[in-house]
RNA sequence: GAUCGCGUAGCUCAACGGUGAGAGCGAGAGACUCAUAACCUCAAGGUUCAAGGUUCGAAUCCUUGCGCGACCA
Numbered sequence: 001g002a003u004c005g006c007g008u009a010g011c012u013c014a015a016c017g018g019u020g021a022g023a024g025c026g027a028g029a030g031a032c033u034c035a036u037a038a039c040c041u042c043a044a045g046g047u048u049c050a051a052g053g054u055u056c057g058a059a060u061c062c063u064u065g066c067g068c069g070a071c072c073a
Base pairs, nucleotide, nucleotide: 001072003070004069005068006067007066010025011024012023013022018056028042029041030040049065050064051063052062053061
């Protein structure tokens, strides 16, 4: 340098273009216990990488850029 793939919560990942973006783990609070752990309950936590475009409607489709990875040279 060419090609391909991926960027969503602190981490690992979901989410037919369709009406509040979720789950598990972690962290926090409560309950339980003599106490801790486990189990149970609750709430919090997101500019869906960025900027444009398409659309009535975009995390999802298109373009460009950025980052990461694979592969070729």
This is a predicted structure of a 73-nucleotide RNA (transfer RNA) from a Bacteroidales bacterium.
Its Rfam family is "tRNA". Rfam classes the family as a transfer RNA.
The RNAcentral record of the sequence draws on ENA.